Transfer RNA from a Candidatus Pacearchaeota archaeon, 71 nucleotides, folded computationally.
RNA sequence: GGGCCUGUAGUAUAGUGGUAAUAUGUCCGGAUGGCAUUCGGAAGAUUCGAGUUCGAUUCUCGGCAGGUCCA
Numbered sequence: 001g002g003g004c005c006u007g008u009a010g011u012a013u014a015g016u017g018g019u020a021a022u023a024u025g026u027c028c029g030g031a032u033g034g035c036a037u038u039c040g041g042a043a044g045a046u047u048c049g050a051g052u053u054c055g056a057u058u059c060u061c062g063g064c065a066g067g068u069c070c071a
Stems, first nucleotide, its partner, number of pairs: 001070007010024004018054001026042006047063005
């Protein structure tokens, strides 16, 4: 320098053209004399820009970051 792949809560993953799920973590409350543990609840995310579309996290293009292969 070129090809390919990936980018989703703090972390690890799922998901799909119709407003996003699970586990763990964080916070609040209950149970306990207290801790651990357990139960209930809450907050928290689609890498950025443009395009297509009634509607984009999803599809297309570009940027950025990471991984991998070739030189």
It matches the Rfam family "tRNA". Model confidence (mean pLDDT): 82 of 100.